[in-house]
RNA sequence: GCACCCGUGGCACAGCUGGAUAGCGCGUCGCCCUCCGAAGGCGAAGGUCAGAGGUUCGAAUCCUCUCGGGUGCA
Repeated sequence: GCACCCGUGGCACAGCUGGAUAGCGCGUCGCCCUCCGAAGGCGAAGGUCAGAGGUUCGAAUCCUCUCGGGUGCA
């Protein structure tokens, strides 16, 4: 330099034949339980889906560019 893949809450990921409130596990916080609890039960907060534009009635999902990471080739 060229090609391909990935980027979603603090962490690991799902969701990609466009369709409605963006989910799961762990973690965090609160309450209950308990002699106490890191164990168990219940609940809550936390995401402008890497950034910017475009297409569309509607975009995490499609297109373009940029940024970051990875792999292969040179």

RNAcentral holds the sequence, with entries from Rfam.
A computed fold for a 74-nucleotide RNA from a Methylocystaceae bacterium, annotated as transfer RNA.
Its Rfam family is "tRNA". Gene Ontology term of the family: triplet codon-amino acid adaptor activity. The family's RNA type in Rfam is transfer RNA.
The prediction has a mean pLDDT of 80.